[in-house]
About this RNA:
A computed fold for an 83-nucleotide RNA from a Phycisphaerales bacterium, annotated as transfer RNA. Rfam family: tRNA. Rfam describes the family as follows. Transfer RNA (tRNA) molecules are approximately 80 nucleotides in length. By type it is a transfer RNA.
C1' cells in the first nucleotide's frame, strides 16, 4: 500500500430509520437481610424538572431524511489477512 472487520454510558456489550438516555451483566450509591462483613434481594445510575415534559449523546466532520447510534461520504484508532 490493498481488502475485510470494528469503535455505543464507568466498564463488558445488544442494539429492523420513529417503540431509545440505548436491552442485560459488572462496578458505583442508597436501602432491605446480617451480631458485622461477605453473599442474596430491592431501587437508583447524562442534565434541568415534582410531574408531564425539555435539552445534550453512541470515535471525528460533514451528508440523506419529517426523523439517523442505524444509512452515505471522508479522516481517526483497534483487529485480522493479503502484498
Nucleotide at each position: 500500500g490493498g481488502g475485510c472487520g470494528u469503535g455505543u454510558g464507568u466498564c463488558c456489550g445488544a442494539g429492523u430509520g420513529g417503540c431509545c438516555a440505548a436491552a442485560g451483566g459488572a462496578g458505583a450509591c442508597g436501602g432491605g437481610c446480617u451480631g458485622u462483613a461477605a453473599a442474596c434481594c430491592c431501587g437508583u445510575u447524562g442534565g434541568c424538572g415534582u410531574u408531564a415534559g425539555c435539552c445534550u449523546a453512541c470515535g471525528a466532520u460533514g451528508g440523506u431524511u419529517c426523523g439517523a447510534a442505524u444509512c452515505c461520504a471522508u479522516c481517526c484508532g483497534c483487529g485480522c489477512c493479503c502484498a
It was read from a public genome assembly.
The coordinates come from a structure-prediction model, not an experiment, and the mean pLDDT is 82.